A computed fold for a 264-nucleotide RNA from a Solirubrobacterales bacterium, annotated as Bacterial large signal recognition particle RNA. It matches the Rfam family "Bacterial large signal recognition particle RNA". From the family's description: The signal recognition particle (SRP) is a universally conserved ribonucleoprotein involved in the co-translational targeting of proteins to membranes. A source record names the gene ffs.
RNA sequence: CCGUGCUAGGCGGGGAAUUAGCGGUGCCCUGUGACCCGCAAUCCGCUCUAGCGGGGCCGAAUCCCGUUCUGAGGGGCUGAUCCUCGAGGUCAGUACGCCGACGGCGGCGUUGACGGCCAGGUCCUGCGCGACGUGGGCACGCGAACCAGGUCAGGUCCGGAAGGAAGCAGCCUUAAGCGGAUGCCGCGGGUGCCGCAGGCGAGCCUGGCCCGAGCCAAACUCAGCGGACACGCUCGGAGACACGCUUCGAGGACGGGUGCACGG
Numbered sequence: 001c002c003g004u005g006c007u008a009g010g011c012g013g014g015g016a017a018u019u020a021g022c023g024g025u026g027c028c029c030u031g032u033g034a035c036c037c038g039c040a041a042u043c044c045g046c047u048c049u050a051g052c053g054g055g056g057c058c059g060a061a062u063c064c065c066g067u068u069c070u071g072a073g074g075g076g077c078u079g080a081u082c083c084u085c086g087a088g089g090u091c092a093g094u095a096c097g098c099c100g101a102c103g104g105c106g107g108c109g110u111u112g113a114c115g116g117c118c119a120g121g122u123c124c125u126g127c128g129c130g131a132c133g134u135g136g137g138c139a140c141g142c143g144a145a146c147c148a149g150g151u152c153a154g155g156u157c158c159g160g161a162a163g164g165a166a167g168c169a170g171c172c173u174u175a176a177g178c179g180g181a182u183g184c185c186g187c188g189g190g191u192g193c194c195g196c197a198g199g200c201g202a203g204c205c206u207g208g209c210c211c212g213a214g215c216c217a218a219a220c221u222c223a224g225c226g227g228a229c230a231c232g233c234u235c236g237g238a239g240a241c242a243c244g245c246u247u248c249g250a251g252g253a254c255g256g257g258u259g260c261a262c263g264g
Base pairs, nucleotide, nucleotide: 001264002263003262004261005260006259009058010057011056012030013029014028015027020047021046022045023044024043035055036054037053038052039051064257065256068253069252070251073248074247075246076245077244079241081240082239084237085236086235087234088233091232093231094230096226097225098224100222101221106216107215108214115210116209117208118207119206120205121204122203123199124198125197126196127195128194129192130191132188133187134186135185136184138183140179141178142177148173149172150171151170156165157164158163
C1' cells in the first nucleotide's frame, strides 16, 4: 500500500410548546431520496450514560468525531410605521353650518331695474250657490201558479127547472221587493279660476300709478361665531411589520483527528 473479516460508531437534524429534566408521537423549519415494525397528548418511555421493545443495513472513512467560517428558519425584547376596536369631546387644526368682508363669472334692466303707494287674489270666519260621492223618500217602470184584489173562459158543485155558489188558467191593478235617467230632501269632504259681507296683513302672485339707473350675484380668499364626532388629536386594548439587540440553530465550505485481527 492492497485484500478479507470485525469493533467503536452511523442509518437525519433543529425550533417552539409540553416536562422537575431528557427523548418520542403531534405542530413548524431544513437536508434529497435520508431503515422497518409496535407503544404514545385526557400522553408513551426514561433519569444527566436520559425514548423503550424487536429486527435489518453500512462500517474506519465522500458516510464517524470535532475546531473555524458561513447560514435557512424559529423564539424573545424594542419599535419608526401601518391597520383595527373602544373612550374623550375642541384640545391655536381639517371638514360642516351661519353672519360679515373682498370679489364680480353670469343674469335682469329706459319694452322702466331698485324703491314707494294703491287695489285684488292667495289665508281665516259667516251666509249662500254649485259639482262629486252617498242615503232616503216622492214621481216613473217592473213585479204574485197557490197562502192579494177585480173580472173570471173552460170545467166543478147545488137545483126538477129558472137560477145560484165556489173558483183554476188568462187579462188588469197592486203588496213585499227590484230597477235606473231626471227632478226634491238629507249627509260627507284632500270639493270649486263660484257669489256677498267682514277679518288678517309677514310673505308670495296679479294689475295700476310715481320715481329715474341701477339691481341680483357664483367661484377663490379672509375674519368671527356655532354645534358636532366625519377626520386629525389624547388615552386605552388587540394585531401586522422595517432597522436594531439577543437566543437557539438545520444545512454548507475549508482544515484537522480517529481503531482491531489476519493474509499478500

Notes:
The prediction has a mean pLDDT of 78.